c-di-GMP-I riboswitch aptamer from Pseudodesulfovibrio piezophilus C1TLV30, 79 nucleotides, folded computationally. Its Rfam family is "c-di-GMP-I riboswitch aptamer". Its family is annotated with cyclic-di-GMP binding in the Gene Ontology. The organism belongs to Pseudodesulfovibrio piezophilus, within Bacteria. The model forms 94% of the base pairs in the Rfam consensus.
[in-house]
RNA sequence: AUAGUAUAAAGCAAAAUCCAUCGUAAGGUGAAGACGGAAAGCCUACGGGGCUCGCUUGCGAGAUGGCCGGGUUGCCGAA
Numbered sequence: 001a002u003a004g005u006a007u008a009a010a011g012c013a014a015a016a017u018c019c020a021u022c023g024u025a026a027g028g029u030g031a032a033g034a035c036g037g038a039a040a041g042c043c044u045a046c047g048g049g050g051c052u053c054g055c056u057u058g059c060g061a062g063a064u065g066g067c068c069g070g071g072u073u074g075c076c077g078a079a
Base pairs, nucleotide, nucleotide: 004076012037017032019030020029021028022027035066041072042071043070046069047068048067049064051062052061053060054059055058
């Protein structure tokens, strides 16, 4: 300087589920919880994907960044 090839160290946030609450719903928030995570930090719904609702067959509205792409910053670090 890298590799993420390591049952390594420090720190970080926390899936499912349960409870409370908001929402028609998808889903959001808070608390418990810990599956997984090197960008599962932050920004972005712009492109793609799947999801919900309405009208009806491709439109409208919504929601998802822990589905992916994109932008940006960044910890540790051996054989």
The coordinates come from a structure-prediction model, not an experiment, and the mean pLDDT is 82.